[in-house]
RNA sequence: GGCGGCGUAGCUUAGGUGGUUAGAGCGAUCGGUUCAUACCCGAUAGGUCAUAAGUUCGAAUCUCAUCGCCGCUA
Numbered sequence: 001g002g003c004g005g006c007g008u009a010g011c012u013u014a015g016g017u018g019g020u021u022a023g024a025g026c027g028a029u030c031g032g033u034u035c036a037u038a039c040c041c042g043a044u045a046g047g048u049c050a051u052a053a054g055u056u057c058g059a060a061u062c063u064c065a066u067c068g069c070c071g072c073u074a
Base pairs, nucleotide, nucleotide: 001073002072003071004070005069006068007067010026011025012024013023019057028044029043030042031041032040050066051065053063054062
């Protein structure tokens, strides 16, 4: 240099034939429980879906470009 895969919450990730609020587990905070801590139960917060553009009535999802990581290859 060429090709391919991946990028979603602090971490691990689901959602990838476009469709009406973006979810889960762990973690955090608060509350319940306990003499107390842990476990357990409940609630809350936390996401510009890597960035930008395009297609579309509508994009996390499709297209193009860029960035980052990983792999193969010369």
A computed fold for a 74-nucleotide RNA from a Clostridia bacterium, annotated as transfer RNA.
The prediction has a mean pLDDT of 81.
It matches the Rfam family "tRNA". Rfam classes the family as a transfer RNA.
The sequence was found in a public genome assembly.